[in-house]
RNA sequence: AGAGUCGGCCGGGCAGUCGCUGCCGUCUUGCGCGCAAGCGCAGGGGGUGGAGGAAAGUCCGGGCUCCGGCGGAUCGGGUGCCAGGUAACGCCUGGGGGGCGUGAGCCCACGGAAAGUGCAACAGAGAACAGACCGCCCAAGUCCCUCACGGGAACGGCAAGGGUGAAACGGUGCGGUAAGAGCGCACCGCGUCGGUGGCAACACGCGACGGCACGGCAAACCCCACCUGGAGCAAGGCCAAAUAGGGAAGCAGCCCUGAGCGCCCCAAAGGCGUGUCGGGCAGCGCUGAUCCGCGCGCGCUUCCGGGUAGGCCGCUUGAGGUUCGCGGUGACGCGGAUCCCAGAGGAAUGAUUGCCCUCGACAGAACCCGGCUUACAGGCCGACUCUUUUU
Numbered sequence: 001a002g003a004g005u006c007g008g009c010c011g012g013g014c015a016g017u018c019g020c021u022g023c024c025g026u027c028u029u030g031c032g033c034g035c036a037a038g039c040g041c042a043g044g045g046g047g048u049g050g051a052g053g054a055a056a057g058u059c060c061g062g063g064c065u066c067c068g069g070c071g072g073a074u075c076g077g078g079u080g081c082c083a084g085g086u087a088a089c090g091c092c093u094g095g096g097g098g099g100c101g102u103g104a105g106c107c108c109a110c111g112g113a114a115a116g117u118g119c120a121a122c123a124g125a126g127a128a129c130a131g132a133c134c135g136c137c138c139a140a141g142u143c144c145c146u147c148a149c150g151g152g153a154a155c156g157g158c159a160a161g162g163g164u165g166a167a168a169c170g171g172u173g174c175g176g177u178a179a180g181a182g183c184g185c186a187c188c189g190c191g192u193c194g195g196u197g198g199c200a201a202c203a204c205g206c207g208a209c210g211g212c213a214c215g216g217c218a219a220a221c222c223c224c225a226c227c228u229g230g231a232g233c234a235a236g237g238c239c240a241a242a243u244a245g246g247g248a249a250g251c252a253g254c255c256c257u258g259a260g261c262g263c264c265c266c267a268a269a270g271g272c273g274u275g276u277c278g279g280g281c282a283g284c285g286c287u288g289a290u291c292c293g294c295g296c297g298c299g300c301u302u303c304c305g306g307g308u309a310g311g312c313c314g315c316u317u318g319a320g321g322u323u324c325g326c327g328g329u330g331a332c333g334c335g336g337a338u339c340c341c342a343g344a345g346g347a348a349u350g351a352u353u354g355c356c357c358u359c360g361a362c363a364g365a366a367c368c369c370g371g372c373u374u375a376c377a378g379g380c381c382g383a384c385u386c387u388u389u390u391u
Stems, first nucleotide, its partner, number of pairs: 001387010012356007020050005026044002029042005052362001056373002059371005064232004076228005081095005096110001097108004111223002116221002118217002133162002135158003142153004170188006189212001190210005195204003236313004246304006253281004258277002260274005283296004320339008357360001
C1' cells in the first nucleotide's frame, strides 16, 4: 500500500419564532359547589419532560392480572455435546467434537442406529447380514473333444479390476493362490477392556486383547433425559346516569260474587261489606265496517340489586440509567455514589426561518422487561489476519 476478519458506537448539528402534549408552581381572570376555609373545571403567564436502535415481526422467555388446581401419572407440546451465567429462555459466555478458510476467523437440531419398526427416488446385476453385468481362473470334482498327452467349458470357483450410484460390507503394501480373498503378516483405521489428564463433554505419538464382528437416515415412527396448567391490559379493579328489563312494598277502571276474609246472627241458612285469589269487559293487532275467532298487553309511586354509556385506577421507580471500586478468562455478580428519563386515550413529539456539514437511511411508543430475527443512507473508534514493497 492492497485485501479481509471480529467487536463497540453514532444515526444531521446549532440558534430564533409559532404551536401540540404530561407534570409542577403561580394569577387584579371566569364559572360551579360550599356558612367558611377551600375544592373542582376552564383560561392567562412561567418552569420542566416529550420515540427507537430497531419503538417493527409477535418468534421464544419472564413479571403482572384473572380463571383453574391436594398430589401424582398418562396424553400432547417443547428442548437435546459439556460446564457456567440468568428471574427465565429455544438467549448469552467459556470449553469439547465435526466441517470450511493460507489466516484472523466463520458455520453446525451435535443424545441414542449392537431395543424394535420403517425408508432409500433415478441408475445399477446387487441397497444390508447383499451382489456375478463386464471381467479373472480351470488346482481339485463334473461335463465336452482326444487312444493318450493335452485342449475347452459352466450348471463350478473368485468380491482383485471395470461399470452404476449420495452410499456397494475397512485402506496401503508384501506374502499367498488356479484366480482370488484379513487367508496370513506389517503399518494405518476400528472395536472392547484398562491406564493417564480433565468437574465434564472429551483427549492421549499409553497398554492389553480382538481379523473386523457394528453401513446411512431419528427436522421417519420410536427410545432416553429434562422442561411444561389456560387466557391475556379489550388482563383486571373501583365509582356509576338515561332508557329498557328483573325483584319488593304501597296505591289503582267497571262487572260477577265461585273460593277466601271480615261483620250481622246462639248456630246454620241467608244478608251486607272487602276486591286478596279467580272469571268477564273495556285497549291494540290480524287491509276498511260489524260479529266470531286467534294473538299481544296491562297503569302510577317509592326502594333494592345487576349490567351498559361515561369517569377513575392499573400506567410507568424499573430484573432501571450513569459512574467508581472489587471478584471472574468471560457471560455476569457484589458494594458505594449519583440521576428520574414519554405515559396519551381519535391518540402529543410538528411547522417555519437563518447558518453549517459528509445533504441525512430504515422507520414511530400504547402494560412492562430480557432475548432472537428482520429493515437500515452514511460515518467513527478499537483489536487482529494475509499478500507485496521499503528500512
A computed fold for a 391-nucleotide RNA from a Pseudomonadota bacterium, annotated as Bacterial RNase P class A. The source organism's lineage runs through Bacteria, Pseudomonadati and Pseudomonadota. The model forms 94% of the base pairs in the Rfam consensus. It matches the Rfam family "Bacterial RNase P class A". By type it is a ribozyme. The coordinates come from a structure-prediction model, not an experiment, and the mean pLDDT is 75.